[in-house]
RNA sequence: GACAUGUCAUCGGGAGAGACUGUAUCGCAUGCCCUGCGAUCGGCGCCGAAGGAGCAACUGCCCCGGAAACUCUCAGGCAAAAGGACCGCUGACAUGAA
Numbered sequence: 001g002a003c004a005u006g007u008c009a010u011c012g013g014g015a016g017a018g019a020c021u022g023u024a025u026c027g028c029a030u031g032c033c034c035u036g037c038g039a040u041c042g043g044c045g046c047c048g049a050a051g052g053a054g055c056a057a058c059u060g061c062c063c064c065g066g067a068a069a070c071u072c073u074c075a076g077g078c079a080a081a082a083g084g085a086c087c088g089c090u091g092a093c094a095u096g097a098a
Stems, first nucleotide, its partner, number of pairs: 003096007011088003018044001020043003024040006045078003051074001052072003058065001
């Protein structure tokens, strides 16, 4: 010591699916009724890119190991917001290094 890889951090980009429903509860709008919005709970319908789980090849056989953007949907999500695998720039640390 260009560059490469890994980890972390800031910033930017980032999809899908009901703004469904209720005889329910709470809060706010407003003290009450009605109504509206939000949250929770229940019902049915859906999505997959937090997380989680499953497996192919590989192995002569068994066991074990064994990947994902595939599969399953426990969780999470289905207007906006938030979140979001993954990608990019920058920086720090570690390793290798012309």
Predicted 3D model of a 98-nucleotide RNA (Glycine riboswitch aptamer) from Marinobacter salicampi. The source organism's lineage runs through Bacteria, Pseudomonadota, Gammaproteobacteria, Marinobacteraceae and Marinobacter. The model forms 89% of the base pairs in the Rfam consensus. Rfam family: Glycine riboswitch aptamer. Its family is annotated with glycine biosynthetic process in the Gene Ontology. The prediction has a mean pLDDT of 84. The sequence was found by an Rfam model in a public genome assembly.